[in-house]
This is a predicted structure of a 72-nucleotide RNA (transfer RNA) from Chloroflexi bacterium CSP1-4. Its Rfam family is "tRNA". Its family is annotated with triplet codon-amino acid adaptor activity in the Gene Ontology. It is annotated as a transfer RNA. Model confidence (mean pLDDT): 81 of 100. The source organism's lineage runs through Bacteria, Bacillati and Chloroflexota.

């Protein structure tokens, strides 16, 4: 310096352009003499930045950051 892939809760990963969800992990709370497992229930998101198409964008399109493959 050229192609390619990926970025989404505290972590690993979903999400046909139409209400951003699992799972573990915190919290409560029930069970249990306790703890642990189990069980219900909660909290938790600027979807990597910016911009652009669209009534509507995690998704689509352009730049760019960060990481990783791969060619020179």
């Nucleotide at each position: 310096g050229g192609g390619c892939c990926g970025c989404u809760a505290g972590c690993u990963c979903a999400a046909u352009g139409g209400u951003a969800g699992a799972g573990c992990a915190g919290c409560u709370g029930a069970c249990u003499c306790u703890u642990a497992a189990u069980c219900a229930g909660c909290u938790g998101g600027u979807u990597g930045a910016a911009g652009g198409u669209u009534c509507g964008a995690g998704u689509c399109c352009u730049u760019c950051g960060c990481g990783g493959c791969u060619c020179a």